RNA sequence: AGAGUUUGAUCCUGGCUCAGGGUAAACGCUGGCGGCGUGCCUAAAACAUGCAAGUCGUACGAGAGCUUCGGCUCGAGUGGCAGACGGCUGAGUAACACGUGGGUGACCUACCUGGAAGUGGGGAAUAACUGCCCGAAAGGGUGGCUAAUACCGCAUGUGCUUGUCGGUUCAAUCUGACAAGUAAAGUCGCAAGGCGCUUCUAGAAGGGCCCGCGUCCGAUUAGCUAGUUGGUGGGGUAACGGCCUACCAAGGCGACGAUCGGUAGCUGGUCUGAGAGGAUGAUCAGCCAGACUGGGACUGUGAUACGGCCCAGACUCCUACGGGAGGCAGCAGUUAGGAAUUUUGGGCAAUGGACGAAAGUCUGACCCAGCAACGCCGCGUGGGUGACGAAGGCCUUCGGGUUGUAAAGCCCUUUUCUGAGGGAAGAUAGUGACGGUACCUCAGGAAUAAGCACCGGCUAACUACGUGCCAGCAGCCGCGGUAAUACGUAGGGUGCAAGCGUUGCCCGGAUUUAUUGGGCGUAAAGGGCGUGUAGGCGGCUGCGCAAGUCAUGCGUGAAAUCUCCCGGCUCAACUGGGAGAGGUCGCGUGAUACUGCGUGGCUUGAGCAAGGUAGGGGGAAGUGGAAUUCCCGGUGUAGUGGUGGAAUGCGUAGAUAUCGGGAGGAACACCAGUGGCGAAGGCGGCUUCCUGGACCUUUGCUGACGCUGAGGCGCGAAAGCGUGGGGAGCGAUCCGGAUUAGAUACCCGGGUAGUCCACGCCGUAAACGAUGAGUACUAGGUGUCGGGGGUAUCGACCCCCUCGGCGCCGCAGCUAACGCAUUAAGUACUCCGCCUGGGGACUACGGCCGCAAGGCUAAAACUCAAAGGAAUUGACGGGGGCCCGCACAAGCAGCGGAGCGUGUGGUUUAAUUCGAUGCAACGCGCAGAACCUUACCUAGGCUUGACAUGCACGUGGUACUGACCCGAAAGGGAAGGGACCCGCAAGGGAGCGUGCACAGAUGCUGCAUGGCUGUCGUCAGCUCGUGCCGUGAGGUGUUGGGUUAAGUCCCGCAACGAGCGCAACCCCUACUGCCAGUUACGAUGUCUGGCGGGACCGCCGGUACAAGCCGGAGGAAGGUGGGGAUGACGUCAAGUCAGCACGGCUCUUACGUCUAGGGCUACACACACGCUACAAUGGCCGGUACAAAGGGACGCAAUGGGGCGACCUGGAGCUAAUCCCAUCAAAGCCGGUCUCAGUCCGGAUUGCAGGCUGCAACUCGCCUGCAUGAAGUCGGAGUUGCUAGUAACCGCUGGUCAGCACACAGCGGUGAAUACGUUCCCGGGCCUUGUACACACCGCCCGUCACGUCAUGAAAGUUGGAAACGCCUGAAGCCGGUGACCUAACCGCAAGGAAGGAGCCGUCGAGGGCGGAGCCAGCGAUUGGGACGAAGUCGUAACAAGGUAGCCGUACCGGAAGGUGCGGCUG
Repeated sequence: AGAGUUUGAUCCUGGCUCAGGGUAAACGCUGGCGGCGUGCCUAAAACAUGCAAGUCGUACGAGAGCUUCGGCUCGAGUGGCAGACGGCUGAGUAACACGUGGGUGACCUACCUGGAAGUGGGGAAUAACUGCCCGAAAGGGUGGCUAAUACCGCAUGUGCUUGUCGGUUCAAUCUGACAAGUAAAGUCGCAAGGCGCUUCUAGAAGGGCCCGCGUCCGAUUAGCUAGUUGGUGGGGUAACGGCCUACCAAGGCGACGAUCGGUAGCUGGUCUGAGAGGAUGAUCAGCCAGACUGGGACUGUGAUACGGCCCAGACUCCUACGGGAGGCAGCAGUUAGGAAUUUUGGGCAAUGGACGAAAGUCUGACCCAGCAACGCCGCGUGGGUGACGAAGGCCUUCGGGUUGUAAAGCCCUUUUCUGAGGGAAGAUAGUGACGGUACCUCAGGAAUAAGCACCGGCUAACUACGUGCCAGCAGCCGCGGUAAUACGUAGGGUGCAAGCGUUGCCCGGAUUUAUUGGGCGUAAAGGGCGUGUAGGCGGCUGCGCAAGUCAUGCGUGAAAUCUCCCGGCUCAACUGGGAGAGGUCGCGUGAUACUGCGUGGCUUGAGCAAGGUAGGGGGAAGUGGAAUUCCCGGUGUAGUGGUGGAAUGCGUAGAUAUCGGGAGGAACACCAGUGGCGAAGGCGGCUUCCUGGACCUUUGCUGACGCUGAGGCGCGAAAGCGUGGGGAGCGAUCCGGAUUAGAUACCCGGGUAGUCCACGCCGUAAACGAUGAGUACUAGGUGUCGGGGGUAUCGACCCCCUCGGCGCCGCAGCUAACGCAUUAAGUACUCCGCCUGGGGACUACGGCCGCAAGGCUAAAACUCAAAGGAAUUGACGGGGGCCCGCACAAGCAGCGGAGCGUGUGGUUUAAUUCGAUGCAACGCGCAGAACCUUACCUAGGCUUGACAUGCACGUGGUACUGACCCGAAAGGGAAGGGACCCGCAAGGGAGCGUGCACAGAUGCUGCAUGGCUGUCGUCAGCUCGUGCCGUGAGGUGUUGGGUUAAGUCCCGCAACGAGCGCAACCCCUACUGCCAGUUACGAUGUCUGGCGGGACCGCCGGUACAAGCCGGAGGAAGGUGGGGAUGACGUCAAGUCAGCACGGCUCUUACGUCUAGGGCUACACACACGCUACAAUGGCCGGUACAAAGGGACGCAAUGGGGCGACCUGGAGCUAAUCCCAUCAAAGCCGGUCUCAGUCCGGAUUGCAGGCUGCAACUCGCCUGCAUGAAGUCGGAGUUGCUAGUAACCGCUGGUCAGCACACAGCGGUGAAUACGUUCCCGGGCCUUGUACACACCGCCCGUCACGUCAUGAAAGUUGGAAACGCCUGAAGCCGGUGACCUAACCGCAAGGAAGGAGCCGUCGAGGGCGGAGCCAGCGAUUGGGACGAAGUCGUAACAAGGUAGCCGUACCGGAAGGUGCGGCUG
């Protein structure tokens, strides 16, 4: 520091995700040791049990025990001090609660310290105790006795308090005089004296109160407030104060966010971050708040009191039912909740605290130990050596590789561990829980000690097997559908390590809320426009002040934490010391540039006046002509209108057309223009009136009067609404007619609202320049509108300068690019508005506005990994341009109809084997299925096999042959016969048999593959190197102008070259030369073969810059002469595992193999390719002519003979330029006949008789003869081939093959017609354009409906919560009143009084009850839309001109997308 993810690729925008750090954590797997820390985040839920606050006998009186008789100890109670600290928790609290800095002249302070003064003399009670009584208990009542440092008078008054009068002060401080009031306690000690007590003062330390500033979210909370704000009197407090009360006044707070709602203890700090920030507030420390919930006071220096009291409530417990007791948010512990959080431990040894004179007592504060890998830190689980490398595992191309120096083995060491011994510091005299601990020494022995996650990319680390869109993984992208580095396992590897992963949460990355540090033309984002309030910002210059600002000094910012330095534990974590750092803080002093404030001046900003100018600027009234329609009249007759074509409609009741007259409404042609005006919406005939703004020129005036503008107010197209008019044309809805599968549309005919006017609403638009307003600056060129000046002139006609507007082009600069560019999207400043992923959602709820329609404001759940912008390359378009092709057109012959043949689909079947499936499957694989083939079916057999190789063993009557038996054959059995090679021999080989390895498979996967092939397409294209352009994808070259069959060639050009294709080179053919050749012999020609020649736009003419094109000559051939072979980069996961090969999988007495029979030949049908025909250009009969190219020894077969014929017989010749197939090739030609008919056409079908091949023609061959004689009379929609020796017609040959050819591959014979032309159909090439397509239009994609799941809105209602209000009731208690009852201290001889109290009454008052209104939340029949969900339904709205351009607002309509009207936009 970045990375992954939108695309075919690119740049940008933008979200999501990851890598880092952290954690009071939890979970999974695993777990050796030590140190230091940390440990209920949830139920402020409920708690059994024990402990956590007592102490003092030197304050006091009983009582008890002991006694050495001196006294000592215990001790309930009275009294004092403490219990307000310490400890726990974070519910509440948005507040002077906290933080920080101040104030207190408005205050308090027990204990402690310093100082001043005092401590005299009396009195009356009471608990304990005891008698009686009540009660279950807890407790209580009453009579009696008693003490004090308990209580009460009196005296004294340093002082203090109050009052009055002064001084001082801003002020109540301080201070003087006078008057009144006001203290005390003793105890210990032999004593000295100590400890106390009282009043005052000072200090220290602690606290109360007040103030400035800081401190979360929500405006879908905008108004709040009655003790409320202030005053006066009174009360109250330690103290100010509406703190309380009575009266008076009507204030106070709020957009700088009051009030209300939600959430939350605050801080030092902690985590993160480069920082600024963000998040957080466990442990430690400071403050606050709370103590079962709510209320209340008492005591006290201090509490409104965690382990005190009273009351109410909830809960728990005891009870004799009358009544009582309790409060772990102290330490342990229990239950519950929860993913989750410890011992009912030791000790007061240390530190600290309470009491005490002290000894000491108490202390779950604290110090320690225990549990937990919860965190941080440290250590270990051994070290060295050890093979061209054991075994085992895994992989393998079978060679090997890897685990791996790893192990074993050998040599060492002992941290840890075990055992033994010694043994601290912590303690300054005594005292050590920790603890026989830390630590040290010795001995033993490699011994006791390694896991977890990951290995597709991000991200470091790869193979095998299993699985087969299953099981599963996944943080994002995404893996898995038979070869998964992504699932599971294994081997190996990578990372970390006593841990490792996962999950949650926080910061970071995220400049993704942007102060540092973002944006708004098209990505999200400029308000529709103006006016203007608050606010923000503001020209030149002088003086003053010093608030901001700056400098400096002082104070403070607790400690801990953090940083640096030094030190202590062996190191580290941890910890000690020192220094630093940390604030928008306070005070003082100083500075005055800038901002601010005050005051003065200036004129350039702004404004005013004067003189001119242009204009569809606005409002009102009037007025004009053209046109449409309607009405009246005339002329006139059959149509008119409308469309792609029609129809509805109108018209013989006279339309349309045409002429004249009239009515009425609306809009203003030409001028008219990227021309004008206006803030925007918008504004267009002419005239008049009223009125706003702008520009120019020149002086003069005011003197910063300015800019922007949250709210507010006003204006605001069209549609729409209300009331009343008006209504010609147009025209939603609606009604017809068409179109269509349908047509709620597009087209046509009608036509209502509306469009128009007046007044009032609405307040929205693609209200757009998708660009807020203002000011300044930054090259130009050109046009136009308005004004001014100069020169010149008859004249502003031109030319030059200048100010203001409206456009175009363009530099720098900017921009993701497109583009913008003095009218900025450049460079800066000021102010406002707005944005923060897509969808949900221009939505819901709430509020405001509206008559309504609706508008404004505006979420969340849920869901996705994108949604987007610009540009690029393709592909596509019912976009455009250019061009080509038997593509169309022009022709010829067909197919589609018939019969038959063949193939396919379908169906059937035991099987009808398999494959091929638009073009590019279908006379295709098959150049030939009766058996075989054969892969299919049925049946019967074989199991090392029908076939190959290797090894082992056996084998001499062995291999081989084999009568005979069973059998359909295969196969099984079997008498007999009976070998070979090498070798001297032994033996070996071959063969055979048995067994083991293995064979075998037309079984699967053509989507694992090779090879081969088809197709676009013989189309003219496809690329590369270097350079150049672009951020980049990419472009250029290859585009352009010509030309060509051609990216063929030429010219031009930021390109210059090159490659694969094209062409040429090869073969056949047409002409020719030479050589050679033979098949009865010889020669020539023909012929056959070989080697050459010839054609190149070479020549001429025209045209053109050139390439080339057109014409001509010559020539056998002329512009690639004709034909063939040859198929670029690639596309179709095209075809083929059944031709072959091959990975993987599967079968192994069978999916192998053999055999017989059957099937592939089925048959209601459908399609494809053919054959034969339908006849006279013909059929039949007779005669007669002319080929080429092939084949032949398992063969072709002549002459001859037989048969009507197929064919038979026979065999000459031929290894083939010799012989044969093959005597005639057929169409053709000549002659005859038939005469238009289902025929002398046509030949299917069937019967009979034959021939041939072959073991075998039944299923299922071909041929012949005789007989039979079907459909068919030229073929619907549609569709195929062909441009010349071609189509068409005609026959011949060959391969396959025993036989079988209408097929296929070849061969020759006869031999046409037509092409104007490129509009259209199909295919293709190049350029360009649009695009939401890129598995690329067979694309993408919208909405309703149906089904499932999820979240959510509404809803009759229903349940709950919190808070406020009104009324009623009202505990405890303070306060007030009363107090006839009660009462020791004082007064009084007494009576009585003073004073106090009980009781009662009242105000307030927690809680309770009733009531209505509002708020929040849950549930809710039903209902609304939404999101999501491999293959549902209907249509086709959008993307191309998307087939009616699309979109925005609005209105109406329609199953749905949507359609139409009106206005607007160009995206």
Molecule: small-subunit ribosomal RNA
Organism: sediment metagenome